[in-house]
RNA sequence: CUGACAAACUCCGGAGAAUUCCAAUCAAUGGAUGCCGAAGGUGCAAAGGGGCGAAAGCCCACGAAUCUCUCAGGCAAAAGGACGGAGUGUGGUGC
Numbered sequence: 001c002u003g004a005c006a007a008a009c010u011c012c013g014g015a016g017a018a019u020u021c022c023a024a025u026c027a028a029u030g031g032a033u034g035c036c037g038a039a040g041g042u043g044c045a046a047a048g049g050g051g052c053g054a055a056a057g058c059c060c061a062c063g064a065a066u067c068u069c070u071c072a073g074g075c076a077a078a079a080g081g082a083c084g085g086a087g088u089g090u091g092g093u094g095c
Stems, first nucleotide, its partner, number of pairs: 001094001005091002008088006018033001020032004034075003040071001041069001043067001049060004
């Protein structure tokens, strides 16, 4: 000096589902019912790995997601938000 890469931070974009009912009731809070999946979390397929076996096959561990569950969270706006983009420095890599 440094492309790809890793996580962090900043900025931009960013969906779904109740402006439901009750508590004097907009919001918040508590309760009821109905819903949503894109914070987080749960579950698992193939491949590959290991063991046993002559073979067929069996067993073990590992095993992702926007799939699945809906525990958590959410269902006006705001906030949050997986993910995507840009930037900053750091690590790392290379010279």

Description
Glycine riboswitch aptamer, 95 nucleotides, folded computationally. Its mean pLDDT, the model's own confidence on a scale to 100, is 76.